The RNA shown here (transfer RNA) has 71 nucleotides and comes from a Nanobdellota archaeon. It was read from a public genome assembly.

RNA sequence: GCGCUAGUAGUCUAACGGCAGGACCGUGCCUUCCCAAGGCACUAAUCCGGGUUCAAAUCCCGGCUGGCGCA
Numbered sequence: 001g002c003g004c005u006a007g008u009a010g011u012c013u014a015a016c017g018g019c020a021g022g023a024c025c026g027u028g029c030c031u032u033c034c035c036a037a038g039g040c041a042c043u044a045a046u047c048c049g050g051g052u053u054c055a056a057a058u059c060c061c062g063g064c065u066g067g068c069g070c071a
Base pairs, nucleotide, nucleotide: 001070002069003068004067005066006065007064010024011023012022013021018054026042027041028040029039030038047063048062049061050060051059
């Protein structure tokens, strides 16, 4: 330099073009004499910039970062 692949809450992980979901963590409440465990509720996310579309995490183009391969 070229190709492939991945990027979503603090962490991990889903999402036929149609309200971004789950788990862990955190916070509050319930339960308990206390703790742990358990239950309920809450907080928090689509790597960046464009394009297509009524509508984009998803499709297209460019870029950034990580991984793999080729040279």
Background
Rfam family: tRNA. Rfam classes the family as a transfer RNA. NCBI's taxonomy places the organism under Archaea, Nanobdellati, Nanobdellota.